[in-house]
């Protein structure tokens, strides 16, 4: 140093819900909260779920992949 793992340590994001806002809608975004994450960071390729009367949209904190990353005991 690089992988694997995931003890500790310094941190990080952020579930219902509430308030605002955009959106036909599912849901986004913002503030508050904080269920819980060790990739819950990023990407809609496949599946799956959800909206949609279709075309499409959404969801990465459903699963699977891909790419990136802090620390560093066993």
């Nucleotide at each position: 140093u690089u992988c694997c793992c995931g003890a500790a340590a310094a941190g990080g994001c952020a579930a219902a819900c509430c308030c605002g806002u955009c959106g036909a809608a599912a849901g986004g975004c913002g503030g508050g909260g904080g269920c819980g994450c060790a990739a819950a960071g990023c990407c809609a390729c496949g599946g799956a779920u959800c909206c949609g009367u279709a075309a499409g949209g959404a969801u990465g904190g459903c699963c699977g992949g891909g790419c990136u990353a802090c620390c560093g005991a066993c």